[in-house]
RNA sequence: UGGAUGGGUUCGGGCGACGCGAUACCUCGAACCUGGUCAGGGUCGGGAGACAGCAGCCAUAAGGGGUCCCUCACGGGCGCCCGCUCCCAUCGAGCG
Numbered sequence: 001u002g003g004a005u006g007g008g009u010u011c012g013g014g015c016g017a018c019g020c021g022a023u024a025c026c027u028c029g030a031a032c033c034u035g036g037u038c039a040g041g042g043u044c045g046g047g048a049g050a051c052a053g054c055a056g057c058c059a060u061a062a063g064g065g066g067u068c069c070c071u072c073a074c075g076g077g078c079g080c081c082c083g084c085u086c087c088c089a090u091c092g093a094g095c096g
Base pairs, nucleotide, nucleotide: 001093003091004090005089006088007087008086011083012082013081014080015079016078018075019074021072022071024067025066026065027064028063034059035058036057037056042051043050044049
């Protein structure tokens, strides 16, 4: 001087775990001012029938509650792996 092996270290990346949140999942959720279906009743019609439509039922918005199994984002930088920087130890090689 250069190489190999091992250890430590800075930085970066990947994966996992954890925490947290959500437009993720579950659930609740509108007297009228949402949608659908609309008993009864109403309106129109000679009739057949048509129209609007309360309650009920179903669904859903805003919003509320719950969860971390799935999805996504974020966080500390916890574990593992890879690369890189530097340092240390050991063992060969070359030169003076």

The RNA shown here (Bacterial small signal recognition particle RNA) has 96 nucleotides. The sequence was found by an Rfam model in a public genome assembly. Of the family's consensus pairs, 96% are formed in the model. Rfam family: Bacterial small signal recognition particle RNA. Rfam's curators write: The signal recognition particle (SRP) is a universally conserved ribonucleoprotein involved in the co-translational targeting of proteins to membranes. Rfam classes the family as a non-coding RNA gene. Its Rfam clan is "SRP clan".